[in-house]
This is a predicted structure of a 473-nucleotide part of an RNA (small-subunit ribosomal RNA, 3' major domain) from an uncultured bacterium.
Context: one part of a larger RNA
RNA sequence: UGACGGGGGCCCGCACAAGCGGUGGAGUAUGUGGUUUAAUUUUAAGCAACGAGAAGAACCUUAUCAGGGCUGGACAUCCCGAGGACCGGACUAGAGAUAGUGUUUUCUCUUCUGAGACUUCGGAGACAGGUGGUGCAUCGUUGUGGUCAGCUAGCGUCGCGAGAUGGUGGGUUAUGUUCCCCAACGAGCGCAACCACUCUUCUUAGUUGCUACUCAAGAGCACUUCAGUGUGAGAGCCGUAGACAAAACGGAGGAAGGGGGGGGCGACGCCAAAUCAUCAUGCCCCUUAUGUCGUGGGCCCCACACGUAAUACAACGGUGGUCAACAGAGGGAAGCAAUACCGCGCGGCGGUGCAAAUCCAUAAAAUCCAUCCCAGUUUGGAUAGCAGGCUGCAACCCGCCUGCGUGAAGUUGGAAUCGGUAGUAAUCGCGGAUCAGCAUGCCGCGGUGAAUAGGAUCCCAGGGCCUUGCACA
Repeated sequence: UGACGGGGGCCCGCACAAGCGGUGGAGUAUGUGGUUUAAUUUUAAGCAACGAGAAGAACCUUAUCAGGGCUGGACAUCCCGAGGACCGGACUAGAGAUAGUGUUUUCUCUUCUGAGACUUCGGAGACAGGUGGUGCAUCGUUGUGGUCAGCUAGCGUCGCGAGAUGGUGGGUUAUGUUCCCCAACGAGCGCAACCACUCUUCUUAGUUGCUACUCAAGAGCACUUCAGUGUGAGAGCCGUAGACAAAACGGAGGAAGGGGGGGGCGACGCCAAAUCAUCAUGCCCCUUAUGUCGUGGGCCCCACACGUAAUACAACGGUGGUCAACAGAGGGAAGCAAUACCGCGCGGCGGUGCAAAUCCAUAAAAUCCAUCCCAGUUUGGAUAGCAGGCUGCAACCCGCCUGCGUGAAGUUGGAAUCGGUAGUAAUCGCGGAUCAGCAUGCCGCGGUGAAUAGGAUCCCAGGGCCUUGCACA
């Protein structure tokens, strides 16, 4: 000087307290461990691994296993020889890869002999190839503490020196934010601001939007709305106390008030943190195989254990009906798909319109009426049966959906533990990426819409500053 302390002081944060809803109990989905297996490919491991890489494992993916194949290779450049096309369509064998038969067929220049280009086959080697190892050889990227307020170096001064000071102290702040004092004076990376969204309003522009008229046509741009330039909030005004400061508290006006709300933005460094399986890359290893092609299987198993979710255990509810009730944000051409018709339904048929403010896709919870009357039930929907639909060469292993019937556990969950402070929690639907098909996951969107705290006394875990002690470096 640091680190540490079951030392001290000050401060902060859903850390605690207060209040709300969960997890831990049930069956299911999914990930992991373990077990099993020919293989169940692999990485990730307290927080910060476990609905994570994977924004889609039937084949492919695929890295794994078994059988069948190839060996200069599935892919790239160069050399030599033989050919003329390559591609395509046909037949045979085979699980296919592949092998064979047969058909059609090159281009440019040219002295007409050749040369070049492209491509197939064969040969020789330089080489290819590796999701093989090492993230403790690395680049790049990322997590974490933490959006915490810190981290540095210059000159000066002090100290023999390591170092100190500045940055400590008194206030204040979300903040090393800022004011005052001060052997310090200035500065850099961080903080804040600059960026985009949202909230108010003026103006400009009116189509595909909006409005009046019964539709359309035609008309208009007042309203709604949309999208461009602006405006608005600056502790600006008043008061209070404060040190005449910084700043704080209350009030007015205002759509918005003290950072208006939410995002993006992540300092120096730590964890030899994660990733050689995104990519790149040193070294090591394989080279008729650890490379490569194909078929089938596996990644989907299941005594068990854990994590994360969705569904419930019911009356704040279930069921049936009514009310065209009321959104936002996205997507659409190998696409979204309307009206009509068929089907109980999944769906089928068909193709108006739309490269979309134009066309397409019913918001649900809520409201109102009826019924159920506290039960393992008109709760709950697992499981398994039958019959179908869709996608796709192909749904057996191993997809999703529909109808009929089946109707399991579950009556609010031990010890323990998690989330969030307001349009939040809770609850309700809708959309998108991936994607042929497959969503209880993820990422977004809006609807309804609370309770509690305004505290620092104590407890738990953590962070920042000052100070103290010295087992340690």

Rfam family: Bacterial small subunit ribosomal RNA.
The prediction has a mean pLDDT of 81.